[in-house]
Overview:
Predicted 3D model of a 75-nucleotide RNA (transfer RNA) from an Actinomycetes bacterium. Its Rfam family is "tRNA". The source organism's lineage runs through Bacteria, Bacillati, Actinomycetota and Actinomycetes.
RNA sequence: GGGCGUGUGGCGCAGUGGUAGCGCGUGUCGCUUACAACGACAAGGUCACAGGUUCGAGCCCUGUCACGCCCACCA
Numbered sequence: 001g002g003g004c005g006u007g008u009g010g011c012g013c014a015g016u017g018g019u020a021g022c023g024c025g026u027g028u029c030g031c032u033u034a035c036a037a038c039g040a041c042a043a044g045g046u047c048a049c050a051g052g053u054u055c056g057a058g059c060c061c062u063g064u065c066a067c068g069c070c071c072a073c074c075a
Stems, first nucleotide, its partner, number of pairs: 001071007010024004018055001026042005048064005
């Protein structure tokens, strides 16, 4: 330098162009002498960044950035 993949709550991941979700974790309450487990409720997201297409974009297109893999080049 070229190609491919990934980027979504704190962590791990889903998400067919039409309400952003699941598990774990966290907080409060219940239960308990207490803790754990369990139950109920709640908080937490500029969907990597910018632009475009569209009535509407996490999803499609373009560019950029970060990480990973492969190839090439140099040494």